[in-house]
RNA sequence: GACAGAGUAGGUUCAGCGCGUCAAGUGCCGCCGGAUGGGAAGUUGCCGACGGACGAAGGAGCGAUUCCGCGUUGCUGCAGCCCCCUCCGCUGCC
Numbered sequence: 001g002a003c004a005g006a007g008u009a010g011g012u013u014c015a016g017c018g019c020g021u022c023a024a025g026u027g028c029c030g031c032c033g034g035a036u037g038g039g040a041a042g043u044u045g046c047c048g049a050c051g052g053a054c055g056a057a058g059g060a061g062c063g064a065u066u067c068c069g070c071g072u073u074g075c076u077g078c079a080g081c082c083c084c085c086u087c088c089g090c091u092g093c094c
Base pairs, nucleotide, nucleotide: 001094003092004091005090010082011081012080013079014077015076016075017074018073019071020070021069028052029051030050032048033047034046038088039087040086058068059067060066
């Protein structure tokens, strides 16, 4: 110097345990802030606060418990799969 590769945030699937179904949560819009491969800078995406609009699937059973569902529902797993443009770095190889 050439070539190849790994790794973020996170996404998704599955599993486990919950929450709601008495409507919280999720999703949408605006705005502000934050964390984001080892480094620099940064995009998508993600997270949080505030404001706004919208807004749902119940049923069985019943003494209670419970059971089957439903919600773009929450958390966990170091589980499977996917995963950052550019420059440098790292690993392998010539």